[in-house]
Context: one part of a larger RNA
RNA sequence: CUAUGCUGAAGGAACUAGGCAAAUUACUUGCGUAACUUCGGGAUAAGCAAGACCCUGCAGUGGGCAACCAUUGUAGGGUGGCACAAAAGAGGGGGUAGCGACUGUUUAGUAAAAACACAGGGCUGUGCGAAGUCGAGAGACGACGUAUACGGUCUGACGCCUGCCCGGUGCCGGAAGGUUAAGAGGAGGUGUGCAAGCACUGAAUUGAAGCCCCGGUAAACGGCGGCCGUAACUAUAACGGUCCUAAGGUAGCGAAAUUCCUUGUCGGGUAAGUUCCGACCUGCACGAAUGGCGUAACGACUUCCCCACUGUCUCCAGCAUAGGCUCA
Numbered sequence: 001c002u003a004u005g006c007u008g009a010a011g012g013a014a015c016u017a018g019g020c021a022a023a024u025u026a027c028u029u030g031c032g033u034a035a036c037u038u039c040g041g042g043a044u045a046a047g048c049a050a051g052a053c054c055c056u057g058c059a060g061u062g063g064g065c066a067a068c069c070a071u072u073g074u075a076g077g078g079u080g081g082c083a084c085a086a087a088a089g090a091g092g093g094g095g096u097a098g099c100g101a102c103u104g105u106u107u108a109g110u111a112a113a114a115a116c117a118c119a120g121g122g123c124u125g126u127g128c129g130a131a132g133u134c135g136a137g138a139g140a141c142g143a144c145g146u147a148u149a150c151g152g153u154c155u156g157a158c159g160c161c162u163g164c165c166c167g168g169u170g171c172c173g174g175a176a177g178g179u180u181a182a183g184a185g186g187a188g189g190u191g192u193g194c195a196a197g198c199a200c201u202g203a204a205u206u207g208a209a210g211c212c213c214c215g216g217u218a219a220a221c222g223g224c225g226g227c228c229g230u231a232a233c234u235a236u237a238a239c240g241g242u243c244c245u246a247a248g249g250u251a252g253c254g255a256a257a258u259u260c261c262u263u264g265u266c267g268g269g270u271a272a273g274u275u276c277c278g279a280c281c282u283g284c285a286c287g288a289a290u291g292g293c294g295u296a297a298c299g300a301c302u303u304c305c306c307c308a309c310u311g312u313c314u315c316c317a318g319c320a321u322a323g324g325c326u327c328a
Stems, first nucleotide, its partner, number of pairs: 001323008010314002014312001019309001027051005036041001038157001052079012080084001092307004097302002099299002104116002120155007132141003158294004163224003168221002170217005177212003183206002188201005225243005252286001253283001264280005
């Protein structure tokens, strides 16, 4: 010096990206426990106290015929130690916010998560030799099931909700019309032959789905404006004009896991805060099942703060074990 342990004056997170690591806490009994809440929880919340051994009284329990032995609870008194849950084992706690409801699952060997799944919700296909899937096929799964079933797809407990647009794309429907292949059809034409014929070519007409066309459909793919003016201070614009569109973003939320400018501005917390919390709204570029906004409980998730605690640090020191190093 490295690894693994142990101890430490005063201070106690000043360390650091970050309390990472370590320390604290830990058991049983009694007392006592907040906001919030889906009334189940939250909760071992938090916080406080007691605990060894001996004697006595009282009330039990077990064994024993009994004497008695062991033991529990309770009340009182006493004894010893630095220390009585005497060793080992054995939760640190609280507050705020984000995300995901939850228990689960996952990148065997850098990621355990906010990702996946989930119960619940919706749309859609499928009437049974089902749809769908595998296979050239026979056949098989679906299912020894039958629409309260099975497949596909999106969302993701629960609560309150889920606005407008069908112009484009998709899907669904539509006995008309337009276009449209082979086929049918054969007017006419060409070659050849003396001819009959043979061989070609071929107009009109007829000919499906599809496409065009007409409708529907957004918890289908998706989309959800600009400019100018206006109120008796100023500012702002409930109001008006105009252009464009299929329709111009509703509720709710908002510098957000989304905000470029930006460390926005104000308030809180600190002596001091690019983070954090609460507001504002000027949303570069939130927004409603590519779900919106809340939410008790839960989380080896993420953020900020506080108490306790500590060698993380001020600032290092000593000890133990193993290795390294030096000498033999």